[in-house]
Context: one part of a larger RNA
């Protein structure tokens, strides 16, 4: 001099943009934070409608529209958060081969025929409660044979070994209807390619200590077995005795990494907060289950701490998700709005969900910008301090005259962020079809938390708006009085002991200004 997630004193007008528990990965009240699908299913608690009966109190009815619990897909492994722990199973960078991949995409194939249960739900039983029993019906894109396939395996003879419908629409023929048949969209199943994404390997770099010198038994290689999507001591028996290490091994200390940030002319040097990639963690420690993918934050099981309920017999829970509370602390926000926009789940869509996200609050915590008046105005007023008593200074500053009105107020007007979506209509395509779907144009329409916000007009009034350190030397700025090594100052050097430019108060000054000063820190 820069700088800071800053804090502290003292001050404080507006607005834009950003930041915001750096410490206790301390403990947590409350409320949200992951669903969603009736176009998979059986049904029908509740709600709103039709119908039916009614003694006018109701009561029957899943017909419709929809839906609670439930079977069953999908998702929940994303997103968010935080950095204990990791010095190397991380992370960067550059390379590899022995691998997996739901959803998307592109190709060509199939989707036939049958079972047997089960929840819900009725009935019983048990328990305080969490909950669970036992009977008894039912259904499905749930579950399992059988066929047939690409396929795997193989001793080459065999052998194992898929699939399921749901919607919408119809013109001939069949049928009593359902429907069958056609067609279309969405599924499904097997395979083959790919994008994307992930898992394994290697090399190079990747903090500090030698007052850490040796360290290693599944260790190093091998064979067979075993496992795993996959290579591989990964695991196992058996054999050889390897293997790293002064170019620092093991051991201890610290520490998430990286793009990058701060500085500095660069070299370097110190950091790693917002944002982005990556990695790892979810009360502590260990486990597997589902599943394309976890060994899963708001799943599961077992152990321990801790907190709750409890009828003592037994249960329940995990804020390092957004708020919030309490502790710690020098210190760090709202127990807000919104799904309108962007993105995500689900869904065929309308749509729900979504403390992601958008956007409001609150803090001068950070950058920026603007304002706090302009002009004139010497009787150099009045005051104040000085001071040789002649004046200087404070100062064109005030007042006084002419003006202007940012910003604050106050009145009125007003958004861009919104076109995807829907309906209608035309044209292409698909089909036997002028249904139906699909795509493209056009018309028309419907959605904004912010917000009556930003912004623009009107209206009064200088009207509502400055301070904070310092003034021996370093370093821009000096008198006066008070104090008397005292009370005090100090970043060094120092000053204070009776004329203090250095201490305290004034008057003047100097520097910065909604700030300024002080402290930590870092080049």
């Nucleotide at each position: 001099g820069a700088u800071u997630g800053a804090a502290c004193g003292c001050u404080g007008g507006c607005g834009g943009c950003a930041u915001g528990c750096u410490u206790u990965a301390c403990a947590c009240a409350u409320g949200c934070a992951a669903g969603u699908c009736g176009a998979a299913c059986g049904g029908c608690a509740g709600c709103g409608g039709g119908g039916g009966c009614u003694u006018c109190g109701g009561c029957c009815u899943g017909c419709c529209g929809g839906c609670g619990a439930g079977u069953g897909g999908c998702g929940a492994a994303c997103g968010g958060g935080u950095g204990a722990g990791u010095a190397a199973u991380g992370c960067a960078u550059c390379g590899g081969a022995a691998c997996g991949u739901g959803u998307c995409c592109u190709u060509g194939a199939g989707u036939g025929g049958g079972g047997a249960a089960u929840a819900a739900c009725g009935c019983a039983u048990c328990g305080a409660a969490a909950g669970a029993u036992g009977u008894g019906c039912u259904a499905a894109u749930a579950c399992c044979g059988c066929a047939u396939a690409u396929u795997u395996c193989u001793c080459a003879g065999g052998a194992a070994g898929a699939a399921a419908g749901c919607a919408g629409g119809g013109g001939a023929u069949c049928g009593a209807a359902a429907g069958a048949c056609c067609u279309u969209g969405c599924g499904c199943u097997a395979a083959a390619g790919g994008a994307g994404c992930g898992g394994c390997c290697g090399a190079u770099g990747u903090c500090u200590g030698a007052u850490u010198a040796g360290c290693u038994a599944g260790u190093u290689g091998g064979u067979g077995g075993g496992g795993u999507a996959a290579a591989g001591g990964c695991u196992u028996a058996c054999c050889a005795a390897g293997g790293c290490a002064a170019c620092g091994a093991u051991c201890a200390g610290u520490a998430g990494c990286u793009g990058g940030u701060c500085u500095g002319a660069g070299a370097g040097g110190a950091c790693g907060a917002u944002c982005a990639g990556c990695c790892a963690c979810a009360c502590u420690g260990g486990g597997a289950c589902u599943g394309a993918g976890a060994c899963a934050c708001g799943g599961c099981c077992c152990a321990g701490a801790c907190u709750c309920c409890u009828a003592c017999g037994g249960g329940a829970g995990g804020c390092a998700g957004c708020a919030g509370u309490g502790g710690g602390g020098a210190a760090u926000u709202u127990u807000g709005g919104a799904c309108a926009a962007u993105g995500g789940g689900c869904g065929a869509a309308a749509g729900c969900c979504u403390g992601a996200u958008c956007c409001a609050g609150c803090c001068a915590u950070g950058c920026c910008g603007c304002g706090u008046g302009a002009g004139u105005g010497a009787a150099g007023a009045a005051g104040g301090c000085c001071u040789u008593c002649g004046g200087g200074u404070u100062g064109u500053a005030a007042a006084g005259c002419u003006c202007u009105u940012u910003u604050a107020g106050u009145c009125g007007g007003a958004a861009a962020g919104a076109a995807a979506g829907a309906a209608u209509u035309a044209u292409g395509g698909u089909u036997a079809a002028u249904a139906g779907c699909c795509a493209u144009a056009a018309u028309u329409u419907a959605u904004g938390a912010c917000g009556g916000u930003a912004c623009c007009g009107g209206c009064a009034g200088a009207a509502a708006a400055a301070g904070c350190a310092c003034c021996g030397g370093c370093u821009a700025a000096c008198u006066a009085c008070g104090u008397g090594c005292c009370a005090g100052c100090a970043g060094c050097c120092g000053c204070g002991g009776u004329a203090a430019u250095a201490c305290g108060u004034a008057g003047g000054g100097u520097g910065c200004g909604a700030g300024c000063g002080u402290u930590a820190a870092u080049c």